TPP riboswitch aptamer (THI element) from Roseivivax sediminis, 101 nucleotides, folded computationally. Its Rfam family is "TPP riboswitch aptamer (THI element)". About the family: Vitamin B(1) in its active form thiamin pyrophosphate (TPP) is an essential coenzyme that is synthesised by coupling of pyrimidine and thiazole moieties in bacteria. The previously detected thiamin-regulatory element, thi box was extended, resulting in a new, highly conserved RNA secondary structure, the THI element, which is widely distributed in eubacteria and also occurs in some archaea. Analysis of operon structures identified a large number of new candidate thiamin-regulated genes, mostly transporters, in various prokaryotic organisms. Rfam links the family to the GO term thiamine pyrophosphate binding. The source organism's lineage runs through Bacteria, Pseudomonadati, Pseudomonadota, Alphaproteobacteria and Roseivivax.
This record gives sequence, structure tokens and C1' cells, in this order.
RNA sequence: UCAAAUCCGUUGGGGUGCCCCGCUCGGGGCUGAGAGGCGACAGCCAACCCAUCGAACCUGAUCCGGACAAUACCGGCGUAGGGAACGGAACUUGAUCUGCC
Repeated sequence: UCAAAUCCGUUGGGGUGCCCCGCUCGGGGCUGAGAGGCGACAGCCAACCCAUCGAACCUGAUCCGGACAAUACCGGCGUAGGGAACGGAACUUGAUCUGCC
């Protein structure tokens, strides 16, 4: 000096489904990290998750198999196609360079 791992900051990305109480409202149940609030329905805010070593999330998909009261519930698809990054900190490890003995 560089890299890795760790932490922090800023910025950015993302989803909000299914069922029941007849319905709006309100309430309850399922899965999940997250299913929230406001609204002029454009969007905004909050929590949560994720950011290229990228299954956060989107497409394929009105897909296939299984389970369920039901669902993007689980698995497959999936070595598929996309997908949002910069900065800083101290220590450790490794590599490299330089000086001295």
C1' cells in the first nucleotide's frame, strides 16, 4: 500500500398476501423479519428486510407437485432472466513494497 473478515454512517432498493365474523368500518385467525398508518388514490410516513460474495424483491406465473379453511403456505422451477452502493473506523489475518541489522 492492497485485499479479506467485523462494525458504523449515508444513500438507495423492496413487499404488505390469504381466510372468517354478510359487507364498509371494526375485530379475529394463518404464514412471515415485516401483512402498519395517512391519503386528494398521485403518493407520503413508520417498522422490517435487502443492496452486486446481491433468493430482499420482480418476471416466467392464471406454471408444476404437495399440504391447507384459504393463500405467491411448503417444495420445485433456480447454476433461469432481472434486481438497489458509496464512504468511514479500529483491530486481526494475508499479500506486496521500502528501510535498517